[in-house]
């Protein structure tokens, strides 16, 4: 993508010629304006304005020309020469650029092999190139058609085309011969006649060298839920066709090929050098650059040519687009730019042919979107800045905190001093250019010369990128930093703000008011003109394991066996040389990786050397493995003699039992169950006795005993039959071992035909039993179970363990064999060693070899589809969508069991008492309510906080006041006022005034003002400390060492005994130790010494009287000691202890009580205190009246009185402890019927008072009843406290007389001075206990026993629990959602 007029024949045009001009040619513009720049000056408003000089605003070679460039005009006849245009011919268009549709193929890598083959142009060598001939396109003319495009006639060239001559060589042959080729053209030199010389070209033939064609070994995807394919199919003879081999193609013969080492069939896919990734083996990819293919709108075809069946060439069919005068006609960007659609996403409708490369050409020269620049994108790699030195009073803001202060940010900033990369101004300037051609020179061969050709020399000329690269200069830290993360994994933490909300999340996961995990902000970490996300690949993953994995139980040994293929294979000899080794050669494209090394300022990049895998040829070794021939006897086998044994198959025979049937004795029931019923039976059952019938199974023996390949085999004989074990000697000579595929056999159930059918029994039917029982239990009963034949092929077909060979400690029990040594089967325990542990351990799951089978996360699911099998049932083979972060295994600690042992305890039981019923008291919850303040809720909340709610308390209501406050600290001011007491207002709080004059006057008191701040019984006890309940006085909870185990752990703390006791002993891989138990300590019980008032009284002496004197003996007091320790005897028992006993006031921890381990309950309390953050601040703070915490339909809870007679009432009468008492205890007297009053001694307490003890005893009455019990309620008169008893105290007295005659289911206390039962004191307190803590007095009953209840302790076990059984889970429905 076209070139070529030095192949060819035409058209147009210029020059060539004639006249005229008279200096060019180049350029957008060489002029000028604008503009830029500004020395110096004016001018003021001191940073603006005017004026405005040099200077920049393009320049320099070349070539042409008065020997005539240039402009105009004329003429044009032929020749020449150049320029254009269209044909004709030659070469190119096959290459170069582009893409991965198709393609599983000799398409692609690698090796060969072609004697079966081509090969334009290029290159060497030979040889030719002679002479004719006839068209034809352009062109004219006519015509057709809407165009594309054509038709007839007529002329004409050529290296178009055709004939004749040679004719090396080729083809064909009857060997006589026959066919078969070419083109000139330019240029010199001569001269119009030929030759001749040169270049280019033409031809033939040989060879070359490039590029192909074909054939072949090897190598690289998925699937078998694809196992059979093939008729030119596979061979041959023959023809034909090919540039050549071949069924390429025909005709004929013959039935051949391919295939489990995957054929064919479907999916998928360009292949390679590389590339990324990996320690490597590998694994995934096929972008750049590079070989090879294949393809050009879909499919088919052939033409030209040397090459094509052809990307910008033909025809033919199709789909689309466009144009048409409706007849017809053009086209193909998956070249380069560019649009449009799609998409999360991908670039300029650029320059240059300057270099490098093609194509034509003799060249000039022309084409080249090949290709070399440039643009655009941080897309990647690489490289380099954003500054560097000093700087402390650690500066300002930010952030954080224990906040008058420190901490970080932070030497950071700022300040001084430097330096100048990139950038900016200003100037300068590359290499890349070598060619070729010209021009002039010399020069080399050949030649008669010449032209030419080769070679050198010098000149001239040729850059897009680009005024780029890179150098020098001007400025001036001046213009230049972002993203992500900060719980772990992973290198950085803090505020705030939210509150299971907004939101994070790669995984575990954060988040439900103190989030290092959201979001924001401060520091930090990283990385860096990037940063992070996303998406794909390998890595880690030894998580498909060749390196380099595994099957007892974690996925994973086919149910067993026999076997053919195929894999593995005892000893020895020889030969070979396929595997193997060993050198060498060939080849492994370049590019890349790697090693050295150069060149861009460095790197990145590039360039230059070099090793290496493979794969093939030759020669060599011969241990091993194969392969050929030959021996061997020990693996295998076979004979022979012995032996065991429920090993098969068949027949026959026995005797128990069950059940039926006859017939017989008999009489009311039997049979069944945790208990019944249903069913049998008076028509005679069960029960008993003879007899018979008929099916199935085989008791004792029997046994981790035997037999079988495994399923499985169990009276007795007798036949047939299979395999084992021992034993002896011979024989055979490796015949072996495992086995995909295959065949064979396989409990039970189940089907089919046909028989049997006693027992037992799915299904069924009735009884029971439950809420309910479609179950379990019972009465009945059918298929079935049994036999013969045929199917079925599965089991927790198990040892959860595939078969074989070798080789690894012992001990022992059984069975066969053998004189014995020994062999062979089957069990236990155990070594080494293996194993995640458990656990195997010569019958390995141990160490090693073979072979086969399986696995790869859970569910979906062994289902689905598909196929193959069966009569069905189904077996067999075997997914995937889709969800989950698990499922799962083995062990350990815990907790749990309607698991098991063992032990405690008022847990039961044996008893006493009681509540639960009435009535009141109190507390709760419910209700109401302006408020009924708040906490406590099973035990472990309800006589609890509260050891006292008429005001106060009070924290709650509802009104009425105060705002530095009722309280504390700092500051300022002003003080003869404050507190008291008075009067007036008012409900007080407060106000106001009088009056005081003990506190202040040093302002320490009072008032007022300012704010920092008081102040809060506001919220959280799931944010805390501190306390406190509870398991529970239960015996238990831990450590150090050591040892044991891979660890979590264990051991010790287990066992045997023993105790109240983990208390003690023994025993033991434990040896010690700490918290707890015990003990120390306080009280009672005895007793001794010392002391003797206020207490005490034996003696003596008074007295009414311990009233006094006296007394120091005894009670008491209250100090300090003594005593009790299994110490002693006796038995027992290794001890520890026990059991009896003495003595002793007390005896085995002597009564009591204080003493409460690890910890559990997110157990109670922010309302005793304290206390973090939230909240409120003229109120959620303070103050004052009144009011509620005291309401009342019900419902709990804890007490008290009580229903009588073991009692109630009257009367007399005795005996106590422990406390308390000056704002108080109060005798005593006197009033009062009584609560009390008045008046009053003593006592600051062993002196005084509270203080009467009371049940008891004694004598009376009452006589079983709603009472002489009971005492609620209600009426009336009182007393006391107290500012004040209205709501809302105790008490007294008169009267009034409620319910209630032992209390349903249930359920609490207590073992001795215990329970019951009786009085008494104290705190709280002005008053106000039936509540609480103490006090003493009278004073019982029962305890066989540990089987059950209910907690607790320890040991063992089993578990799918760990919030720990109040756990975990499964199915159904209903709603939604996925597939």
């Nucleotide at each position: 993508a076209g070139u070529c007029g030095u192949a060819c024949g035409a058209a147009g045009g210029a020059g060539c010629c004639c006249a005229u001009u008279g200096a060019g040619u180049u350029u957008g513009a060489u002029u000028g304006a604008a503009g830029u720049g500004g020395a110096a000056g004016u001018g003021c408003u001191u940073g603006c304005a005017c004026u405005g000089a040099a200077a920049u605003g393009a320049a320099u070679u070349u070539c042409u020309u008065a020997u005539g460039a240039u402009u105009u005009g004329g003429a044009a006849u032929u020749u020449c020469u150049c320029c254009u245009u269209a044909g004709u011919g030659g070469c190119a268009a096959a290459c170069g650029g582009g893409u991965g549709a198709g393609u599983a193929a000799c398409a692609c890598g690698u090796g060969g092999g072609u004697c079966a083959c081509c090969u334009a142009c290029c290159u060497u060598u030979a040889u030719g190139u002679u002479g004719g001939g006839g068209a034809u396109a352009a062109c004219a003319a006519u015509u057709g058609g809407a165009a594309a495009c054509g038709a007839u006639u007529g002329c004409u060239a050529a290296u178009a085309c055709c004939g004749a001559a040679u004719g090396u060589g080729c083809u064909c042959u009857a060997c006589g011969g026959a066919g078969u080729a070419a083109a000139g053209a330019a240029g010199c030199c001569u001269u119009u006649a030929a030759a001749g010389c040169u270049u280019c070209g033409c031809g033939u033939a040989a060879a070359g060298a490039u590029g192909g064609g074909c054939c072949u070994g090897c190598g690289g995807c998925g699937u078998a839920u694809u196992a059979a394919c093939u008729a030119g199919u596979u061979g041959g003879u023959g023809a034909g066709g090919u540039a050549a081999u071949g069924g390429c193609u025909c005709a004929c013969c013959a039935a051949g090929g391919u295939a489990a080492u995957g054929a064919u069939g479907c999916g998928u896919a360009g292949c390679c050098g590389g590339a990324c990734u990996g320690a490597g083996a590998g694994g995934u990819u096929a972008a750049c650059c590079g070989g090879c293919c294949a393809c050009a709108c879909u499919g088919g075809g052939a033409c030209u040519g040397a090459g094509a069946c052809a990307c910008g060439g033909c025809c033919c069919a199709g789909a689309c687009u466009c144009c048409u005068a409706c007849g017809g006609g053009a086209g193909a960007c998956a070249g380069c730019a560019g649009u449009u659609a799609g998409g999360a996403a991908u670039a300029u409708u650029c320059g240059u042919c300057a270099a490098u490369g093609g194509g034509g050409g003799a060249a000039a020269c022309c084409c080249u979107g090949a290709a070399c620049g440039a643009g655009c994108a941080a897309u990647g790699c690489c490289g380099c800045g954003u500054g560097a030195a000093u700087g402390a009073u650690g500066a300002c803001g930010g952030c954080c905190c224990u906040c008058u202060g420190g901490g970080u940010u932070g030497u950071a900033a700022a300040a001084u001093u430097c330096u100048g990369u990139u950038g900016u101004u200003u100037g300068g300037g590359a290499a890349g250019a070598a060619c070729a051609g010209c021009u002039a020179g010399a020069u080399u061969a050949g030649g008669a010369a010449a032209u030419g050709a080769g070679u050198c020399u010098a000149g001239c000329c040729u850059g897009a990128c680009g005024g780029u690269a890179c150098c020098a200069u001007u400025c001036a830290a001046g213009a230049a930093a972002g993203c992500c993360a900060c719980g772990g994994c992973u290198a950085a933490c803090u505020a705030c703000g939210u509150g299971c909300c907004a939101g994070c999340a790669g995984c575990c996961g954060c988040g439900g008011u103190a989030a290092u995990a959201c979001g924001u902000a401060g520091g930090u970490g990283g990385c860096a003109a990037g940063c992070g996300u996303u998406a794909u690949c390998c890595g880690g993953a030894u998580u498909u394991a060749u390196u380099g994995g595994g099957c007892g139980u974690a996925a994973a040994g086919c149910g067993u066996g026999c076997g053919c293929a195929g894999a593995c294979g005892g000893u020895u000899u020889a030969u070979u040389a396929a595997g193997u080794c060993u050198a060498a050669g060939a080849u492994a494209a370049a590019a890349g990786c790697c090693c050295g090394a150069a060149g861009c300022u460095u790197a990145a990049c590039u360039u230059c050397g070099g090793u290496u895998c493979g794969u093939u040829u030759u020669a060599g070794a011969u241990a091993c493995u194969g392969a050929u021939a030959g021996a061997c006897u020990u693996g295998a086998g076979u004979a022979u003699g012995g032996u065991a044994g429920a090993g098969g198959c068949a027949a026959g025979u026995g005797g128990a039992a069950u059940u039926u049937c006859u017939a017989g004795u008999g009489u009311a029931g039997c049979g069944g169950u945790u208990a019944a019923a249903u069913g049998c039976g008076u028509a005679g059952a069960u029960a008993u006795u003879a007899g018979a019938a008929g099916g199935a199974a085989c008791a004792c023996c029997a046994g981790u005993g035997g037999c079988g390949a495994a399923g499985g085999c169990g009276a007795c004989u007798u036949g047939c039959u299979g395999g084992g074990c021992c034993a002896u000697u011979a024989c055979u000579g490796a015949c072996g071992u495992u086995c995909a595929u295959g065949c064979a056999c396989g409990a039970a159930a189940g089907c089919g035909u046909g028989g049997g059918g006693a027992g037992c029994a799915a299904a069924u039917a009735g009884g029971a039993u439950u809420a309910g029982a479609u179950a379990c239990c019972c009465u009945a009963g059918u298929a079935g179970u049994c036999c013969a034949c045929g199917c079925c092929g599965u089991a927790a077909a198990c040892g959860a363990u595939g078969a074989g060979u070798a080789c690894u400690a012992a001990g022992u029990g059984u069975c066969g064999g053998g004189u014995a040594a020994c062999c062979g089967g089957u069990g236990c325990u155990g070594a080494a060693g293996c194993u995640a542990a458990c656990g195997c351990a010569u019958u390995a799951a141990g160490u090693a070899c073979u072979c086969c089978g399986c696995c790869u996360g859970a569910g979906u699911a062994g289902u689905a589809c598909g196929g193959u099998c069966g009569c069905a049932a189904g077996a067999c083979u075997g997914a995937a969508a889709c969800u989950c972060a698990a499922a799962g295994g083995a062990a350990u600690u815990g907790a749990c069991g309607g698991g098991c042992a063992c032990c405690c305890g008022c847990a039961c039981a044996a008893g006493c008492g009681g509540u639960g019923g009435a009535g009141c008291a109190u507390g709760c919850u419910g209700u109401u309510u302006a408020a009924u303040u708040c906490g406590a809720c099973a035990a472990u909340a309800c006589g609890c906080g509260a050891a006292a709610a008429a005001c106060c308390u009070u924290a709650c209501c509802a009104g009425g006041a105060c705002u530095u406050g009722a309280c504390a600290u700092c500051c300022c001011c002003a003080g003869c006022a404050a507190a008291g007491c008075u009067a007036u207002a008012g409900a007080a709080a407060u106000a106001u005034a009088g009056u005081g004059g003990a506190g202040g006057c040093u302002a320490u008191c009072u008032g007022g003002g300012u704010g920092a701040c008081a102040g809060g019984u506001g919220g959280u006890g799931c944010a805390u400390g501190g306390u406190u309940g509870u398991c529970g006085u239960c015996a238990g909870c831990u450590c150090g060492u050591g040892u044991c185990g891979u660890g979590a752990g264990a051991u010790g703390u287990u066992u045997g005994g023993u105790u109240a006791a983990g208390u003690c002993c023994a025993a033991u891989a434990a040896c010690g130790a700490g918290c707890g138990c015990a003990a120390c300590c306080c009280u009672c019980g005895u007793c001794u010494u010392u002391a003797g008032u206020u207490g005490c009284u034996a003696a003596c002496a008074u007295u009414a009287a311990g009233u006094u004197g006296a007394g120091a003996a005894c009670u008491c007091u209250a100090a300090a000691g003594a005593g009790a320790c299994u110490g002693c005897u006796a038995g027992u028992g290794u001890a520890a202890g026990c059991u009896a006993g003495a003595g002793g006031a007390a005896g085995g921890u002597g009564g009591g009580g204080a003493u409460g381990a690890c910890g559990u309950c997110a157990a109670a309390u922010c309302a005793u205190c304290a206390u973090g953050c939230c909240c409120c601040u003229u109120a959620c703070g303070u103050c004052c009246u009144g009011g509620g915490c005291u309401a009342c339909a019900g419902g709990c809870g804890u007490g008290c009185u009580a229903c009588a007679a073991u009692g109630g009432c009257c009367a007399g009468u005795a005996c106590a402890a422990c406390g308390a008492g000056u704002u108080g205890c109060a005798a005593c007297a006197c009033a009062g019927c009584g609560a009390u009053g008045u008046g009053a001694a003593g006592c600051u307490a062993a002196u005084c008072u509270c203080u009467a003890a009371a049940a008891g005893c004694u004598g009376g009455u009452c006589c079983c009843a709603g009472u002489c019990c009971g005492g609620a309620u209600c009426g009336g008169a009182g007393u006391c406290u107290g500012c004040a008893a209205c709501u809302c105290g105790a008490c007294u007295c008169c009267g009034u007389g409620a319910a209630g005659c032992u209390g349903g289911a249930a359920u609490c206390g207590c073992u001795a001075g215990u329970a019951a039962u009786c009085c008494c004191g104290a705190a709280u307190c002005a008053g106000a206990a039936u509540g609480u803590c103490g006090g003493g007095g009278u004073g019982a009953a029962u305890a066989c026993g540990u089987u059950c209840c209910c907690g607790g302790g320890c040991g063992u076990u089993g578990u799918a629990c760990a919030c720990a059984c109040c756990g975990c889970c499964c199915g159904u429905c209903a709603u939604g959602c996925c597939a």

Notes: Predicted 3D model of a 1379-nucleotide RNA (small-subunit ribosomal RNA) from an uncultured Bacillota bacterium. The sequence is in RNAcentral, with records from ENA and SILVA. The coordinates come from a structure-prediction model, not an experiment, and the mean pLDDT is 82. It matches the Rfam family "Bacterial small subunit ribosomal RNA". Gene Ontology terms of the family: structural constituent of ribosome and ribosome.